[in-house]
Formats: sequence, structure tokens, C1' cells
RNA sequence: GCCCUAGUAGCUCAGUGCCAGAGCGCCGGUCUUGUAAACCGGACGUCGGAAGUUAAACUCUUCCCUAGCGCU
Repeated sequence: GCCCUAGUAGCUCAGUGCCAGAGCGCCGGUCUUGUAAACCGGACGUCGGAAGUUAAACUCUUCCCUAGCGCU
């Protein structure tokens, strides 16, 4: 330098153009002598960045950034 893959909540990840989600974690409550567990509720997201296409973009296109595999 080239190709490919990935980037979404604190972490691990889903999400086939039409409302951004799950598990774990965190906070509060119920329960308990207390803790854990269980149950109920809650907070946390510029969907890596910018532009384009579209009535509508996490999703499609282009460029850039970061990480990783491969080739040279």
C1' cells in the first nucleotide's frame, strides 16, 4: 500500500429501510434480624464521525477514524 471483517447502553451482543432492544451489571423498592436470592420499578444510547439516496436510514452508497485477520 491492497482486500476483508467489526464498531449499537458500563460489559457481552441482537436488530433483512418503517417505535433502538435483550442478558448481565448499576440505582430504588418489596421480602429478610441482616446479606444473598426472588419479585417489582427506574436510570444509562448523538447506533464510531461526516456527507449522500429515500416519504422514512443502525440498516443502502461514498469518504474518513479506530481495532483485528489476510496479502504484498
RNAcentral holds the sequence, with entries from ENA. A computed fold for a 72-nucleotide RNA from Hoplostethus japonicus, annotated as transfer RNA. Its Rfam family is "tRNA". It is annotated as a transfer RNA. Its mean pLDDT, the model's own confidence on a scale to 100, is 82. RNAcentral records the identical sequence in 2 taxa.